Small-subunit ribosomal RNA, 3' major domain from Alisma plantago-aquatica, 474 nucleotides, folded computationally.

Context: one part of a larger RNA
Order: sequence, then C1' cells, then structure tokens
RNA sequence: UGAUGGGGGCCUGCACAAGCAGUGGUUCAUGUGGUUUAAUUUGAUGCAAAGUAGAGAACCUUACCAGAACUUGACAUGUCGUGAAUCCUCUUGAAAGAGAGGGGUGCCUUCGGGAAUGAGGACACAUGUGGUGCAUGGAUGUCAUCAACCCAUGUCAUAAGGUGUUGGGUUAAGUCCCACAACGAGCGCAACCCUCGUGUUUAGUUGCCACCAUUGAGUUUGGAACCCUGAACAUACUGCCAGUAUCACUGGAGGAAGUAGAGGAUGACGUCAAGUUAUCAUGCCCCUUAUGCCCUGGGCGACACACGUGCUAUAGUGGACGGGACAAAGGGUUGUGAUCCCGUGAGGGUGAGCUAACUCCAAAAACCCAUCCUCAGUUCAGAUUGUAGGCUGCAACUUGCCUGCAUGAAGCCAAAAUCGCUAGUAAUCGCCGGUCAGCCAUACGACGGUGAAUUCAUUCUCGGGCCUUGUACA
Repeated sequence: UGAUGGGGGCCUGCACAAGCAGUGGUUCAUGUGGUUUAAUUUGAUGCAAAGUAGAGAACCUUACCAGAACUUGACAUGUCGUGAAUCCUCUUGAAAGAGAGGGGUGCCUUCGGGAAUGAGGACACAUGUGGUGCAUGGAUGUCAUCAACCCAUGUCAUAAGGUGUUGGGUUAAGUCCCACAACGAGCGCAACCCUCGUGUUUAGUUGCCACCAUUGAGUUUGGAACCCUGAACAUACUGCCAGUAUCACUGGAGGAAGUAGAGGAUGACGUCAAGUUAUCAUGCCCCUUAUGCCCUGGGCGACACACGUGCUAUAGUGGACGGGACAAAGGGUUGUGAUCCCGUGAGGGUGAGCUAACUCCAAAAACCCAUCCUCAGUUCAGAUUGUAGGCUGCAACUUGCCUGCAUGAAGCCAAAAUCGCUAGUAAUCGCCGGUCAGCCAUACGACGGUGAAUUCAUUCUCGGGCCUUGUACA
C1' cells in the first nucleotide's frame, strides 16, 4: 500500500421491512443431470449453466451410430494431353454410385491457337464441427450504470509511498460549494443521441370531415378547421416566491410537463488463467485409402429417477350459450389472400385487390341478456386413450401440426424453503413478428386493453461505496 475482521462510524440498493402475485405440491411443455443405448453429437455448471448456443432436429440441418462407396478427393490454385459446353435413353442398386448406347459443335482468331467449360492422368496439395479458450485475436458475461480509477508538476518522507482523491456540507453521482501544500488534467458521472409527453410553423394523399350539398358507405362534389402522418423549431433552467448562510433541500405558483419529466441506447481502471479454437480468424500438436469426403437408414425425441424454467388448472371475482362494442404495433408478390360456393370443423374450390389504398384482422378481457345452483371431483379441470378426417412435404412408422365424435387422470391453493415487483408498475387480457415447406412456440422479441396494494423507515439478512482501526496474510 492492499486484502481481510461474527472492529467502529457514515451512506446506498425491491437488500430487509410493508404489500401484491408466484415457484416449491398436480398434469403437461421444454432444458439439464443421471441411467440406458450401436449412437442417444457437442459446448455451457453458484450468483454470472440448465425455454442457453438452437430466430424453429421427420430427410436436409448433423457434428453422432450402422451399413454401402471414394482416395488429388465435395472445394481452391498450378501442370499435362484430350473433348466445346450440354442433352436424351436403358440396365443394376436402398441411395451414393457403376455400366451401356445415342445425338451434338457454338464464340474469338494473326489459322499457330485462345476464352469458357467437361471428364481423365501424375504430383505439389486440398480437407478436418480432431486437441489445446491454461498459447492467442476478436467480440461477450460478471461485479455494475456501482462511482469509482489514474496522471503531470509541486511538496512531504531515508525509502516503499503520502498529498491531490482528505475534512465540513450537498448530490443519483470524485455532483457541486467551502476549507486545506497543493495547483491542474485525463478516463468515468452528467450532457450531446433515440422514443414518448405540450405547442407553433409548414405540407395535405392513399389519411381526416367542423361547415355546404350528397350517399347503402367520407361514397362523390367540396374543405385544410379537427384527427393523423412527415419535416423544421420552441419548451424546464431551481428561472420565480417563501423557509434557512454558499452549494442545495423542503413547500408553493405558473405550466402539457418540476426538479435527472418517463423509458431506451450508452458499461471507466480492472476482477474471475470466467465462457467461446463448434460463428469467424489464428500459433502449436494430431489425422492424411482417414479424425477427410459421398449416400441410405437410424439417432439427437430413449426413461426407474433428480433439478431448473414455463403453460394449464384446482372454479361462482367462475364455467358454458347468445348479442352488439373499443386498440396499438407489425407482416405480405415463389407472398398475403377479400368475395361467393362446398364441408359440423380443420379445410377445399374460386380468385378481386394489394404499400396510409387491398389484406392478415376475429382483438380478448370489459359490458348486456339469460343458464348452471344440495359448492359437487361438478356443466370445474382438461391429461391420456380410441376412432374418423384435414394440411404441409419425395416422405409424417420411429417423430409433425390441426379438426370432429367418444374417453374424462392427477388436481380442492400446495411443507421446509425461495423468486419477481415501487405506477400506467405488479397482476390480468388478447394481438403481432422473426426463424419457417410444415411445426412440436406454452419459447423468445415487440404491441396495446383493463389496472391495483404497500413502503417513504434502516434494528436485522444480503450486495456495494467512503473514512477510520486491528491483523500472525500478500
């Protein structure tokens, strides 16, 4: 000087407390461990692995296993001679592949040949999702959006080092003020960026409709007010008032918004030899008739069990029937698909329109009407199973999703323990997207509708920051 203490002081955070809803019990989905297996490919393992890589495993993917093939190779460059390329048919085979036959000569040319391209030969080589993340780059997680981490000069100390960075206030903040052997500076903080909230100006089509006519309908004429969309500006600064002395804090006014207005992006010096050699790149090691490459089938989906993350429930604040309402944000041309017809339905046929135009699109909770009423394993719950169908796709057995009918498990609010959340938040309700032929999505990422309770304290638990003190540690 650090690190550390069941030393001290100060401060802070959904850390506790106060509250709401969960997990842990049930069924199912999914990931992991274990076991099993020819293979169940691999990585990730406290927080910071486990709905993670994987924004989509039937084949492919695919790295694994079995079988069947190839050895200059699936791919690249060089070299040699040869045929332009290419196309068609047949045999065999699970396919890869192997064999046989037929047709056919273009472009440029200095007529030597050349370009492009196929199959073949010999070598250089090519290849590897093989090993090492404890050889590395890159990008990433984490403490932590915590307020820290450093330097120059000066000065103090024999020196390691100290000072600055400490003290008194204050802040979300090493934020700012005052004091001070310090005076300055850098990286962080803040601000600059994006979205939302208010207004003004401008622009009105495909969007809008107050007024004027008009219609089944903003449909048409018309309008530029409103809504909305895009662009450009304005606005908030403790600026004003009161309490106290600066900084600032508390309350108030005005204001759409008030003291960081709300949310996002943004992640200092470093820590964990953290994770990643399977994104990519890369040193070294290893393989080279195989650890490379091609194909068919299987596996990654197994199942006594254990753990994680979720979905659906256990009902009356509810379930089932009917009715008419109210969003936002996204996607769409190998696409989205209105309308009409067929089907109980999934769906099938038809195929208009389509970038503020058409469409996916039905929003659902909420509301109204009426029903269940001996609160029951039930008109709760929907697993599982049988059967008949639909769709995608060469193909749905292993192993897809959806529909109709029948079937109707467990489950009556969950022990120890434990997680999230402070406001348009939690909870609850639906909707969209990416990946994608289809889909195992209850996931992930967005979007809006309805919309609470409680705390405003720091005794304790956990994490962190600053000062101080002890130490047998470095």